[in-house]
Molecule: SAM riboswitch aptamer (S box leader)
Organism: soil metagenome
RNA sequence: CUCAUCGAGACCGGCUGAGGGAAAGGCCCUUCGACGCCGGGGCAACCAUCGGAAGUCCCGAAGUGGUGCCAACUCCUGCGGCCAGCAUCGGCCGGCAGAUGAG
Numbered sequence: 001c002u003c004a005u006c007g008a009g010a011c012c013g014g015c016u017g018a019g020g021g022a023a024a025g026g027c028c029c030u031u032c033g034a035c036g037c038c039g040g041g042g043c044a045a046c047c048a049u050c051g052g053a054a055g056u057c058c059c060g061a062a063g064u065g066g067u068g069c070c071a072a073c074u075c076c077u078g079c080g081g082c083c084a085g086c087a088u089c090g091g092c093c094g095g096c097a098g099a100u101g102a103g
Base pairs, nucleotide, nucleotide: 001103002102003101004100005099006098011040012039013038014037015036019029020028021027024077025076026075041070042069043068046066047065048064049061050060051059052058074097079094080093081092082091083090
């Protein structure tokens, strides 16, 4: 850089000790121990693997291997369009940014 996905799912113990949720604004989590590291457990099914006439597309299986993940929709919003509303509070679609996988 390209492509796919992002409303589902899945926690215990030990060490440490004050921050963390990418950034900004919100709103949250956190000394009843956050973040991180280690061990174990689990979720999921992107890739490998297997089957379907089958190297590429599609459907399915399994959970052995490679990743990933296990507070909150990517926690929400920011930019544009449409709709609703108009004291306040919205809904949908797209975009930006980001995450993960594959190349």